[in-house]
RNA sequence: GCGUCUGUCAGUCAGUGGUAGGCUUCGAGCUUCCCAAGCUCGUAACCCGGGUUCGAGUCCCGGCGGACGCA
Numbered sequence: 001g002c003g004u005c006u007g008u009c010a011g012u013c014a015g016u017g018g019u020a021g022g023c024u025u026c027g028a029g030c031u032u033c034c035c036a037a038g039c040u041c042g043u044a045a046c047c048c049g050g051g052u053u054c055g056a057g058u059c060c061c062g063g064c065g066g067a068c069g070c071a
Base pairs, nucleotide, nucleotide: 001070002069003068004067005066006065007064010024011023012022013021018054026042027041028040029039030038047063048062049061050060051059
């Protein structure tokens, strides 16, 4: 330099163009003499810019970051 894949809560993994979810963490409550465990509730996220569309996390283009391959 070229190509392929990838980017979603603090962490990790889902998400068929129509309300963004699971687990862990964190906060509150219940339970317990206390702790742990368990149960309930809650907080918080789509890398950036543009395009297509009634509607984009999802499709397209560019940029940036990461991984792999070729040279």